Overview:
c-di-GMP-I riboswitch aptamer from Lentibacillus persicus, 85 nucleotides, folded computationally.
């Protein structure tokens, strides 16, 4: 290098759940706050979930559908800290 995460250093990130701010809604960005996290870093590529302004449909079961959203649901590319039980 590769491959592991047994203990530790330095640090990081931050569920719920509160305010705020944008959104049509899922969410999202900020602040507060820690349930976890060795990739809880980046990438919507494949698979899955979510939500329906808006199109279709259809006359009432609110039915189908992402171009929108989730990476803290799995996989897949990529990119890194420390340490070597």
């Nucleotide at each position: 290098a590769u491959c592991a995460g047994u203990a530790a250093a330095a640090g990081g990130c931050a569920a719920a759940c509160c305010c705020a701010u944008c959104g049509a809604a899922a969410g999202c960005u900020g602040g507060g706050g820690a349930c976890g996290c060795a990739a809880a870093g980046u990438c919507a590529c494949a698979g899955g979930u979510c939500u329906u302004c808006c199109a279709u449909g259809a006359c009432a079961g609110g039915g189908u559908g992402a171009u929108g959203a989730c990476g803290g649901c799995u996989g897949g590319a990529c990119u890194g800290c420390c340490u070597g039980c």
Model confidence (mean pLDDT): 84 of 100. Its Rfam family is "c-di-GMP-I riboswitch aptamer". Rfam links the family to the GO term cyclic-di-GMP binding. Rfam's curators write: GEMM was predicted in a large-scale screen for bacterial structured RNA regulatory elements. The RNAcentral record of the sequence draws on ENA.